[in-house]
A computed fold for a 72-nucleotide RNA from Desertihabitans aurantiacus, annotated as transfer RNA.
RNA sequence: UGGGGUAUGGGGUAAUUGGCAGCCCGACUGAUUCUGGCUCAGUUAGUCUAGGUUCGAGUCCUAGUACCCCAG
Numbered sequence: 001u002g003g004g005g006u007a008u009g010g011g012g013u014a015a016u017u018g019g020c021a022g023c024c025c026g027a028c029u030g031a032u033u034c035u036g037g038c039u040c041a042g043u044u045a046g047u048c049u050a051g052g053u054u055c056g057a058g059u060c061c062u063a064g065u066a067c068c069c070c071a072g
Stems, first nucleotide, its partner, number of pairs: 001071007010025004019055001026044006048064005
């Protein structure tokens, strides 16, 4: 420098034709317990950035950023 891939709560991971962003772990609150743990109920918090298309975008298009792989 060229080509390809990945980016989703604090962490991991789905969303398959474009149609309410889910699951697990964690954290917090409460119940239970002599205390802690286990268990149960609830809460918390997310689509890499900027534009575009569309009634509607995590998903499609353009440009960019970071990381990984391949070639030189």
The prediction has a mean pLDDT of 80. Rfam family: tRNA. Its family is annotated with triplet codon-amino acid adaptor activity in the Gene Ontology.